[in-house]
RNA sequence: UUUCAGGGCGGGGUGGAAAUCCCCACUGGCGGUAUGGGAGCGCAACUCCCAAGCCCGCGAACCGCACAGCGGCCGAUCUGGUGAGACUCCAGAGCCAACGGUAACAGUCCGGAUGGAAGAAA
Repeated sequence: UUUCAGGGCGGGGUGGAAAUCCCCACUGGCGGUAUGGGAGCGCAACUCCCAAGCCCGCGAACCGCACAGCGGCCGAUCUGGUGAGACUCCAGAGCCAACGGUAACAGUCCGGAUGGAAGAAA
C1' cells in the first nucleotide's frame, strides 16, 4: 500500500396487535493462554492447521471532552471426570448479549452501517 475482517426466530401458545411476551429453537468478532485433535510422514525431530461467548487483553456499541485524539463505561460459569498440569479438553447443568425504532417488552426484525474497527493475509 492492497484485500479481507459478525452470526442467529424455524415451530407452537396467548392476544386486537408480538420474529419483541411464554414454551421449544438458533447465534457467538479479534489477539493471548493447551495437557487436545489433524496434516506433511511409517517413526523421530521440525513445520503448519484447528482449538475459550462467560480466564486475560482488545475492538465495536454507549457516555463525556478542549474531538485526526483522549478519558469513562464495558455482559455472563459452575459441578463432575481425566491428567503432573485444564475456569480452555470430555460430560452435565447454567448464564450473558449496546443504542434508536416498532400495533407489544428484541442477542436473532428494521436503522445509523455501501459505516467504523480489534486484527488477518499478501

This is a predicted structure of a 122-nucleotide RNA (FMN riboswitch aptamer (RFN element)) from a bovine gut metagenome.
Its Rfam family is "FMN riboswitch aptamer (RFN element)". For this family Rfam cites "Coenzyme recognition and gene regulation by a flavin mononucleotide riboswitch" (Serganov et al., Nature, 2009).
Its mean pLDDT, the model's own confidence on a scale to 100, is 78.
The sequence is in RNAcentral, with records from MGnify.